Transfer RNA from Tricholoma matsutake, 71 nucleotides, folded computationally. Its Rfam family is "tRNA". The RNAcentral record of the sequence draws on ENA. NCBI's taxonomy places the organism under Eukaryota, Agaricomycetes, Agaricomycetidae, Tricholomataceae, Tricholoma.
[in-house]
RNA sequence: AGCGAGAUAGUGUAAUGGUAGCACAAUAGCCUCAUGACCUGUUAGUUUGGGUUCAAAUCCUAAUUUCGCUA
Numbered sequence: 001a002g003c004g005a006g007a008u009a010g011u012g013u014a015a016u017g018g019u020a021g022c023a024c025a026a027u028a029g030c031c032u033c034a035u036g037a038c039c040u041g042u043u044a045g046u047u048u049g050g051g052u053u054c055a056a057a058u059c060c061u062a063a064u065u066u067c068g069c070u071a
Stems, first nucleotide, its partner, number of pairs: 001070007010024004018054001026042004047063005
């Protein structure tokens, strides 16, 4: 320098253009003499700009960043 893949909650990981889920973690409650476990509730997220669409995490485009391959 060229090409390819990725970026989603504190962490990991899903999502055929149609209400963004799950697990762990955090926190509150229940239970307990107390802690832990179990159970119930809550908080918190689509890397950034622009475009297409009634509707975009998803499609198009540019950028940022990470990883890989080639030179």